RNA sequence: GCGCCUGUAGCUCAAUGGAUAGAGCGUUUGAUUGCGGAUCAAAAGGUUGGAGGUUCAACUCCUCCCAGGCGUA
Numbered sequence: 001g002c003g004c005c006u007g008u009a010g011c012u013c014a015a016u017g018g019a020u021a022g023a024g025c026g027u028u029u030g031a032u033u034g035c036g037g038a039u040c041a042a043a044a045g046g047u048u049g050g051a052g053g054u055u056c057a058a059c060u061c062c063u064c065c066c067a068g069g070c071g072u073a
Stems, first nucleotide, its partner, number of pairs: 001072007010025004018056001027043005049065005
């Protein structure tokens, strides 16, 4: 350089083009406890990598760019 794959919460991952984008772990608060851990309840946390396009509607489809991974000479 060329080809393929990946990019969603702090981390690991879901989500058939259609409900307010969810789960586990983690964090915070509360309950419980002599204190902590474990357990239970709740909360915060997301420009779905960036820009544009298609569509009534895009995390999802298309184009370009960026980052990472794999293959190839």
Transfer RNA from a Candidatus Woesebacteria bacterium, 73 nucleotides, folded computationally.
Its Rfam family is "tRNA". The family's RNA type in Rfam is transfer RNA.
RNAcentral holds the sequence, with entries from ENA.
The prediction has a mean pLDDT of 80.